[in-house]
Context: one part of a larger RNA
This record gives sequence, C1' cells and structure tokens, in this order.
RNA sequence: CGACGUUGAAGGAACUCGGCAAAAUACCUCCGUAAGUUCGCGAGAAGGAGGCCCGGUUUUUGCGCAAGCAGAGGCCGGGGGCACAAACCAGGGGGUGGCGACUGUUUACUAAAAACACAGGGCUCUGCGAAGUCGCAAGACGACGUAUAGGGUCUGACGCCUGCCCGGUGCUGGAAGGUUAAAAGGAGGAGUGCAAGCUCCGAAUUGAAGCCCCAGUAAACGGCGGCCGUAACUAUAACGGUCCUAAGGUAGCGAAAUUCCUUGUCGGGUAAGUUCCGACCUGCACGAAUGGCGUAACGACUUCCCCGCUGUCUCCAACGUCGACUCA
Repeated sequence: CGACGUUGAAGGAACUCGGCAAAAUACCUCCGUAAGUUCGCGAGAAGGAGGCCCGGUUUUUGCGCAAGCAGAGGCCGGGGGCACAAACCAGGGGGUGGCGACUGUUUACUAAAAACACAGGGCUCUGCGAAGUCGCAAGACGACGUAUAGGGUCUGACGCCUGCCCGGUGCUGGAAGGUUAAAAGGAGGAGUGCAAGCUCCGAAUUGAAGCCCCAGUAAACGGCGGCCGUAACUAUAACGGUCCUAAGGUAGCGAAAUUCCUUGUCGGGUAAGUUCCGACCUGCACGAAUGGCGUAACGACUUCCCCGCUGUCUCCAACGUCGACUCA
C1' cells in the first nucleotide's frame, strides 16, 4: 500500500451523475392504519405497546372413579441484567411524476427494459379436396377441426373516445369503350416453274388476363395549408378578403421519453433548484388502434422530494485476517 472485515468523537448526504456502497429496519401478539379505488385492494400502509424470571389469584380443556397428571388463558404483585424476538435467522418507510395495465418473456457469455408476449378490440381471407404452409410429386400439416372455426395483419386490461381526406399507392367491384399476345383470318404481293403446283411475305377483321377507364374502400399504405386586413388606449382578432388543396389537424393533450431558440415565462418546493411538480401555449417538429387522453393494482424499470439511518463525505483513524514488502 491492497483485499476482506470490525469499531468510531461532533456533524448526518455536506459525498456523488445518482445515497453507489454501507448502515438502519426485521419475529410473534395486541392496538392502530390515510389519499385513492376497478370495492378486490391500497395494507405488514403509516405509527405505537408488550415479550425474560418468581409469587399470588382466577377461568378453562383433555384424561382419570378419585387423588391427580398434562395443557390453554385472564388479572395482580415482585426480581435481576448494559441488553429478555438477548446468538443465528429476520421488511427500511412515506410522498410525487413518466412509461408499461397486470403474472409472465428476452439479448446462454457486457442491455431484463418503457422492448416482446398478454387477455381484450378491429380489419381481412377462407364454404371444406377451405384458405394458408411444406413438398418435384405422391402426400402431409391445417384438422380426425368446419365461419362461436382456421389463416394473415394491426392495436394492446379497463374507462371516455377514435374527427376530416379515396387526389397518389394498394385492395375490391365493374356484361360498355380504348389498348393488347399467341392463335384465327386471308385482300394483296414475292420467288420458282411451260403449267398444275410448291415455298414465302402479308392488309382489313375476330382474339384473354393485364393496363387505361368508372366506382367503392383509411382500426388499408398514407395525408391532414399560406398570405393580407379588421374591435372607441394598446394588444389581440370572434369577423372579412384572397391563393392553393384530395382534405386542410376535430376531441384530448402540450417546453412533453416529442420544444431547436431554452436554464421559455409564471407559481411551488430550497438560504440558494439547467433537474422535479403545477400552470401558460409562441406545438422548430403532439394527436386519435404506426391509437389519443385518463386510470386503481402491479414493477430487481425510471424522475424528483421527505423521514429514519449511517465513514458516502467534512477527514480520516485504530484494530483483526490474508497478501504485498524487509530479513532469514
């Protein structure tokens, strides 16, 4: 000096990205227990008291004929110790946001999460030799199932809801029309031959799906404006004008896991707060199943605050064990 431990005056998070680590809490009985809530919960909430030994008294259970033996309590009084759940073992607690409903699952060996899954919701395909999948095929799964079933896809408990746009892309439908392959057709033409013929080229016309075209469809992929003016202080603009669009973002939320400017502004908490909480709305660049906004319970998730507690720190010290080191 290091590792692992033990102890520590006064202070008690001043440490630090962050209470990381450590300390503290811990059992049983009794008392007591808030907001919120889906009435289940929250809850061991929180917060308290008691616990050893001796004596007295009292209730009672089992067994026994009884004497009695073995237990379970209540009340009262006393005793000792630093310490009575005497060692070991053995929850720290509370408040407030975010995200995800929940129990689960995951990167075997740096990520356990807000990611995945999930019950629930929607759309879509599939009428059974089903759709879909594997296979060259036979065949198999689907399924010894049959639309309350099976496949695909999105969303993700529950509550309140889920606005506008079908112009583009996709999908679905469409007995017309346009375009269109092989094929059919064969006007006409070419080569050759004396000819019959043979061999070629070939215009009209008839030709499917597809595409064009016409509709529908957004819990399909997706999208959801600009400029100018206007009210008797100022400011602002319910109002008007104009351009463009398929339609111009509704409800709700909003400096947000989204806000660049930004440590926005105001309020709260602190003596002091780039974080946090509540508001405002100027949303660079929220927004409704790529779901929106809430939400009890839950979480080895994450933010901030408080109580307790402490060597995390002010500021380090001593001791124990094992190393390192010195000598042999």